This is a predicted structure of a 498-nucleotide part of an RNA (small-subunit ribosomal RNA, 5' domain) from an uncultured bacterium.
Context: one part of a larger RNA
RNA sequence: GGAUGAACGCUGGCGGCGUGCCUAACACAUGCAAGUCGAACGCGAGCCUUAUUUCGGUAGGGUGAAAGUGGCGAACGGGUGAGUAACACGUUGGUGACCUGCCCCGAGGCGGGGGAUAGCUGUCGGAAACGACAGCUAAUACCGCGGAUGUCACCGGGUUUAGAAACCGGAGACUAAAGCUUUGGCGCCUGGGGAGGGGCCUGCGGGCUAUCAGCUAGUUGGUGAGGUAACGGCUCACCAAGGCCAAGACGGCUAGGGGGCGUGAGAGCGUGGCCCCCCACAAUGGAACUGAGACACGGUCCAUACUCCUACGGGAGGCAGCAGUGAGGAAUAUUGCCCAAUGGGGGAAACCCUGAGGCAGCAACGCCGCGUGGACGAAGACGGCCUUCGGGUUGUAAAGUCCUUUUCUGGGGGACGAUGAUGACGGUACCCCAGGAAUAAGUUCCGGCUAACUACGUGCCAGCAGCCGCGGUAAAACGUAGGGGACAAGCGUUAUCC
Numbered sequence: 001g002g003a004u005g006a007a008c009g010c011u012g013g014c015g016g017c018g019u020g021c022c023u024a025a026c027a028c029a030u031g032c033a034a035g036u037c038g039a040a041c042g043c044g045a046g047c048c049u050u051a052u053u054u055c056g057g058u059a060g061g062g063u064g065a066a067a068g069u070g071g072c073g074a075a076c077g078g079g080u081g082a083g084u085a086a087c088a089c090g091u092u093g094g095u096g097a098c099c100u101g102c103c104c105c106g107a108g109g110c111g112g113g114g115g116a117u118a119g120c121u122g123u124c125g126g127a128a129a130c131g132a133c134a135g136c137u138a139a140u141a142c143c144g145c146g147g148a149u150g151u152c153a154c155c156g157g158g159u160u161u162a163g164a165a166a167c168c169g170g171a172g173a174c175u176a177a178a179g180c181u182u183u184g185g186c187g188c189c190u191g192g193g194g195a196g197g198g199g200c201c202u203g204c205g206g207g208c209u210a211u212c213a214g215c216u217a218g219u220u221g222g223u224g225a226g227g228u229a230a231c232g233g234c235u236c237a238c239c240a241a242g243g244c245c246a247a248g249a250c251g252g253c254u255a256g257g258g259g260g261c262g263u264g265a266g267a268g269c270g271u272g273g274c275c276c277c278c279c280a281c282a283a284u285g286g287a288a289c290u291g292a293g294a295c296a297c298g299g300u301c302c303a304u305a306c307u308c309c310u311a312c313g314g315g316a317g318g319c320a321g322c323a324g325u326g327a328g329g330a331a332u333a334u335u336g337c338c339c340a341a342u343g344g345g346g347g348a349a350a351c352c353c354u355g356a357g358g359c360a361g362c363a364a365c366g367c368c369g370c371g372u373g374g375a376c377g378a379a380g381a382c383g384g385c386c387u388u389c390g391g392g393u394u395g396u397a398a399a400g401u402c403c404u405u406u407u408c409u410g411g412g413g414g415a416c417g418a419u420g421a422u423g424a425c426g427g428u429a430c431c432c433c434a435g436g437a438a439u440a441a442g443u444u445c446c447g448g449c450u451a452a453c454u455a456c457g458u459g460c461c462a463g464c465a466g467c468c469g470c471g472g473u474a475a476a477a478c479g480u481a482g483g484g485g486a487c488a489a490g491c492g493u494u495a496u497c498c
Stems, first nucleotide, its partner, number of pairs: 001498004006494005013370006019363002021328001026326003030323003035072003040069002046063007079281003089205003093201003098198003103194003107190003111145001113143002120135006150174003154170004179186002207253003214244003219241008256278004260271004283304005306317004334360001336359003342356001343354004373403004383394004408435006417425001442487005447468003453482005463470002
């Protein structure tokens, strides 16, 4: 000198675009953050209505809340950086060892049956959370039957390989389906291909420490079996005795990684906040279930700590989602508006949901831009300061005259963002008119480094200080004043990196 997610002191006019718990992965009141589908299914409160009526009702039609069965989603999106020195990440390859819902392409199929169950009704238990029993009912829920060009595993052939799948033949096993409809379609089953996504393996690369030198029993390999979508000591039985290491094993400490970012002429050094990709985590530890996908932030179960409710028998909870609270801290924002746009989930659609997102609010936290007026105006007012008392300086500065209106205030018009409708932002941006210099300057320094000097006060005191050093009676170094230098809505200090 540059830089910062900064903080502190003094000061502070406006706008645009960004950024904003770096500390306690500390604890959390309250609200919201994941639902949706009646074109899968049964029921149906309430409301409207028709007929009838002994005015109590009865029968029918329409609309349709809430809940339930079922489907898809909830594994995305959002947060955090605790753990992790590891195939976690980056990069290069491999998978002849693999999976893939929704989507796309092309092929074939969709016959005929059955038994339940929630909701509901009734009875009962419980303070509650939540249940128990009996009875009734539907389906794209569940289960058989028939049934296939198939699929799977085996054998033989075959092709290519280090090692196969395809293809041909044989014998065998295993099995499919679901309907709805506004009649346009939307779905369902089987197998093939694709796209996108993922699992696994692998060469190389990127911390400190030898005041850590030896480490290892599923350890290293084999055979067999189990398990997985899949290879594998992944797991198990048996057998062998191996495997790693000074090119640093094992241990300890630290740390999410990368694209990038800061600095620097570069080499390098430092760093990983915002944004993007990957990973890991969801009070702490463990486990599986469902599912195409999880070992699952707003799912389940168990244990632990903590908090809350309780009728003391027993229950409930998890903000490292968005706001917000307490605590910690030098320090970090609103319990805001909207789904209008972009995107996501569901739905045939209308539409519903969306604290993703779009906006607004707060903060000079940062960068950028603008303004606080312009011209003229005295051999130069007043005041201040200095003075050799002549004057010098503040200083064209002020006053004064003329002018302008960025900004400001008031009034009027008023968007783009939205291809037909739909705008939170927003009566915002922007445009026009009117008014009036009107609303707007500080901070720090002035001994040398380093640009800027005098007076007074103080008297090794009070104090200053980045280094050298100033202060003990004329201090350009302390304090105040005048003047001056620098930067400017900022300036200075502190911290950290180059």
Rfam family: Bacterial small subunit ribosomal RNA. Its family is annotated with ribosome and structural constituent of ribosome in the Gene Ontology.
The coordinates come from a structure-prediction model, not an experiment, and the mean pLDDT is 85.